[in-house]
RNA sequence: GGGCGGAUAGCUCAGCUGGUAGAGCAACAGACUCUUAAUCUGUGGGUCCAGGGUUCGAUCCCCUGUCCGCUCA
Repeated sequence: GGGCGGAUAGCUCAGCUGGUAGAGCAACAGACUCUUAAUCUGUGGGUCCAGGGUUCGAUCCCCUGUCCGCUCA
């Protein structure tokens, strides 16, 4: 340098052919317990990598860039 894949909550990842985003763990609060742990219930938390385009509407489609991984030379 070429090709392919990835970037979404603090972490690991979903998101079915475009209709303003969810799970598990973690955190916080409550219940239970003499206390802790465990268990149960609930709550908060996101500029969906950045910029531009298409569209009534974009995490999703198109273009460019950045970073990471794999691969070819």
A computed fold for a 73-nucleotide RNA from a Sphaerochaetaceae bacterium, annotated as transfer RNA.
Rfam family: tRNA. The family's RNA type in Rfam is transfer RNA. Rfam links the family to the GO term triplet codon-amino acid adaptor activity.
Model confidence (mean pLDDT): 80 of 100.